RNAcentral holds the sequence, with entries from MGnify. Predicted 3D model of a 164-nucleotide RNA (Lysine riboswitch aptamer) from uncultured Acetatifactor sp. Its mean pLDDT, the model's own confidence on a scale to 100, is 76. Of the family's consensus pairs, 100% are formed in the model. Its Rfam family is "Lysine riboswitch aptamer". Rfam's curators write: Riboswitches are metabolite binding domains within certain messenger RNAs that serve as precision sensors for their corresponding targets. Allosteric rearrangement of mRNA structure is mediated by ligand binding, and this results in modulation of gene expression. This family includes riboswitches that sense lysine in a number of genes involved in lysine metabolism, including lysC.
């Protein structure tokens, strides 16, 4: 430095199906009250509706999606990926500008697992973040055994195993 592999209480991710959940919520609608503004993100402009009723409120019919999660299946894989920052990009009228999303690229984490406390979330689900706990893998020092096995301590995936 190349190839080829392990790890595993669900290993990781992706992707459609499916069930919830979101919710009897949004929207739409119809009475009835109140009455001047609303809407094209935002500011400026410009433009559309609007006392032939905007825009809230009660009540009633009618009724969702989407991000987020489970669940089994497919695919792609073992820095799998997953989190923090990020230069840049960057649509919906027009200039400007922020957010959604993409994202070059830097740190930081060997894995999942329980608790607790934080954060996201619509959520007491899930997921991130951190402390502790034991467990797992791996390698190195000791040590006991000698069967390929236990025990200790410590390392970090820029590891570690084979082969060249």
């Nucleotide at each position: 430095g190349a190839u080829a592999g392990a790890g595993g209480u669900u290993g990781c991710g992706u992707u459609a199906u499916u069930c919830a959940u979101g919710a009897g919520u949004a929207a739409u609608u119809u009475u009835c009250c109140c009455a001047a503004u609303a809407c094209g993100g935002c500011a400026g402009g410009c433009g559309u509706a609007a006392g032939g009723g905007c825009g809230g409120g009660a009540a009633g019919a009618c009724g969702a999606a989407a991000g987020g999660g489970g669940a089994g299946g497919a695919c792609g894989c073992c820095g799998a990926a997953a989190g923090a920052g990020g230069a840049g990009a960057g649509a919906a009228c027009c200039u400007g500008u922020a957010a959604a999303u993409c994202g070059a690229u830097u740190c930081u984490u060997g894995g999942g697992c329980a608790u607790g406390c934080g954060g996201u979330u619509a959520a007491g689900a899930g997921c991130c973040g951190u402390a502790u706990g034991a467990c797992u893998g791996u390698c190195a020092u000791c040590c006991g055994g000698u069967a390929u096995c236990g025990g200790a301590u410590g390392g970090g995936g820029c590891g570690c195993u084979a082969u060249c």